[in-house]
Molecule: Glycine riboswitch aptamer
Organism: bovine gut metagenome
RNA sequence: AUCUCCGGAGAAUUCCGACAAGAGCGGAUGCCGAAGGUGCAAAGGGGCUUAUGCUCCCCAAUCUCUCAGGCAAAAGGACGGAGGU
Numbered sequence: 001a002u003c004u005c006c007g008g009a010g011a012a013u014u015c016c017g018a019c020a021a022g023a024g025c026g027g028a029u030g031c032c033g034a035a036g037g038u039g040c041a042a043a044g045g046g047g048c049u050u051a052u053g054c055u056c057c058c059c060a061a062u063c064u065c066u067c068a069g070g071c072a073a074a075a076g077g078a079c080g081g082a083g084g085u
Base pairs, nucleotide, nucleotide: 001085002084003083004082005081006080007079012029014028015027016026017025030071031070032069036067037065039063044057045056046055047054048053
C1' cells in the first nucleotide's frame, strides 16, 4: 500500500407539484462534514536590503471552505481494532 471482518459521527421522514402512493422524480428553502477535493501555519528554501523587513516557493490537520457528497432505512463513511498478502 492493499484485501477481509468488526466498530464507526453529524445534519429537514422540511415545504410545494404530479401520481393510488412514495424516504423515488422535479422545484424551493434550511442544514451536515468523517469519501474525495479547496485554502492556510511554523520550520525550510530563493530574491531584494547594511539591516529591520518585504516578497515568492514549499507547506499539515479531525482546522477551514462546503465544489463534490450527504441529511428515515440501506449504501457510503475519515478513523480505530483484528487477521492476511